Predicted 3D model of a 331-nucleotide part of an RNA (large-subunit ribosomal RNA, domain IV) from a metagenome. Its Rfam family is "Bacterial large subunit ribosomal RNA". Its mean pLDDT, the model's own confidence on a scale to 100, is 84. RNAcentral holds the full RNA, with entries from SILVA.

Context: one part of a larger RNA
RNA sequence: CUCUCUCUAAGGAACUCGGCAAAAUGGCCCCGUAACUUCGGGAGAAGGGGUGCUAGUAUUUACUAGUUGCAGUGACCAGGCUCAGGCGACUGUUUAUCAAAAACACAGGUCUCCGCAAAGUCGAAAGACAACGUAUGGGGGCUGACGCCUGCCCAGUGCCGGAAGGUAAAAGAAGUUGGUUAUUGUUUUUUAAAUGAGAAGCUGACGACUGAAGCCCCGGUGAACGGCGGCUGUAACGCUGACAGUCCUAAGGUAGCGAAAUUCCUUGUCAGUAAGUUUUGACCCGCACGAAAGGCGUAACGAUCUGAGCACUGUCUCGGAGAGAGACUCG
Numbered sequence: 001c002u003c004u005c006u007c008u009a010a011g012g013a014a015c016u017c018g019g020c021a022a023a024a025u026g027g028c029c030c031c032g033u034a035a036c037u038u039c040g041g042g043a044g045a046a047g048g049g050g051u052g053c054u055a056g057u058a059u060u061u062a063c064u065a066g067u068u069g070c071a072g073u074g075a076c077c078a079g080g081c082u083c084a085g086g087c088g089a090c091u092g093u094u095u096a097u098c099a100a101a102a103a104c105a106c107a108g109g110u111c112u113c114c115g116c117a118a119a120g121u122c123g124a125a126a127g128a129c130a131a132c133g134u135a136u137g138g139g140g141g142c143u144g145a146c147g148c149c150u151g152c153c154c155a156g157u158g159c160c161g162g163a164a165g166g167u168a169a170a171a172g173a174a175g176u177u178g179g180u181u182a183u184u185g186u187u188u189u190u191u192a193a194a195u196g197a198g199a200a201g202c203u204g205a206c207g208a209c210u211g212a213a214g215c216c217c218c219g220g221u222g223a224a225c226g227g228c229g230g231c232u233g234u235a236a237c238g239c240u241g242a243c244a245g246u247c248c249u250a251a252g253g254u255a256g257c258g259a260a261a262u263u264c265c266u267u268g269u270c271a272g273u274a275a276g277u278u279u280u281g282a283c284c285c286g287c288a289c290g291a292a293a294g295g296c297g298u299a300a301c302g303a304u305c306u307g308a309g310c311a312c313u314g315u316c317u318c319g320g321a322g323a324g325a326g327a328c329u330c331g
Base pairs, nucleotide, nucleotide: 001326002325003324004323005322006321007320008319010317011316014315019312027051028050029049030048031047036041038145052067053066054065055064056063057062068072080310081309082308083307084306085305086304087302088301092104093103108143109142110141111140112139113138114137120129121128122127146297147296148295149294151228152227153226156225157224158221159220160219161218162217165216166215167214171210172209175206176205177204178203179202180201183197184196185195186194187193188192229247230246231245232244233243256289257286268283269282270281271280
């Protein structure tokens, strides 16, 4: 010097990103116990007192009297507490090996598909799961206890329904047309050649018309994907603008909340403190909250995050002393 411990005057968080670490609390019995609350809780709330031994009384717990030590849960073992806020209701789950959380799940809510040879999933298929189940069931999506609620927009996209009209495939098809040639006309140097016409069959092209779903079209649908304005003027000081005008839109953000896990400007302004970039309560010009990608509350719960306080302390002012194990020196 390093590590693991013990003690430390006065102060007591001045340390620090932050009370990290340490200290403190601690068992049992008795008294006592607030806000809030879903009436279960909160609660071991908080805060006090007692605790050994001897004798007596009583049915033991208990009471009374006496007595002893610095100290009686005499060692060990053995909750720190309170206030306020954010998030998530809760118990639970998770990144085996840097993240345990506000993430996931959850009961509950809601939408949607599926009538059973179900929908859905795996598999070229057989077949299997769903399910030896049957809509109080099974699959999928979103939300996430509970309480109060969940506004407007169906123009776009999606989904559902509709079938009058438009468009529209394969296929069919009245018909039109080309090729092939049995046959046949004409001409000529008539044994032959040249040049035309051409039935049936076969084959190619075109084709009015018929022709499903789909798309166009017509409706519906937001706890479907999603969206939810601008500019002017106006009240008898001034400011503000209930009000009015105008443009655009499918409709222009309702309730509630709001410098918020969201606020750039910003350390917004006011209050709380001696002092407050964090925190809490208000305000509202919300850069860029907002209603199941849920909104706002909420008792209980949390190795969650944030702020404040009491107690306590070597975290610190600021160091010091000691024990043990290393290191180091000698052997």